[in-house]
RNA sequence: GGGCUCGUCGUUCAAUGGUAGGAUAUCUCAUUUGCACUGAGAAGGUCCGGGUUCGAUUCCCGGCGAGUCCA
Numbered sequence: 001g002g003g004c005u006c007g008u009c010g011u012u013c014a015a016u017g018g019u020a021g022g023a024u025a026u027c028u029c030a031u032u033u034g035c036a037c038u039g040a041g042a043a044g045g046u047c048c049g050g051g052u053u054c055g056a057u058u059c060c061c062g063g064c065g066a067g068u069c070c071a
Base pairs, nucleotide, nucleotide: 001070002069003068004067005066006065007064010024011023012022013021018054026042027041028040029039030038047063048062049061050060051059
C1' cells in the first nucleotide's frame, strides 16, 4: 500500500427494512440479627457524516477505529 470481516447499554451476544432484546454488571425493594444467596423491579446502547426509503441497527457512499491475510 491492497483484499476481506467487523463496530449495538460498563462487558459480552442477538435483532438483516416496521416499538432495539438476553446474559452479566450497577441501583432500589423484599427476605436475614447482619452479609451472602434467592425473588421482584428500575436505569443504561445502535462509531461519525451523508444518501435511498413512508420508515434504516439493517441497504449504499465517505471517514474513523479494530481484527485478519497478501505485499

The RNA shown here (transfer RNA) has 71 nucleotides and comes from Candidatus Amesbacteria bacterium GW2011_GWC1_47_15. The sequence was found in a public genome assembly. Its mean pLDDT, the model's own confidence on a scale to 100, is 82. It matches the Rfam family "tRNA". The family's RNA type in Rfam is transfer RNA. Gene Ontology term of the family: triplet codon-amino acid adaptor activity.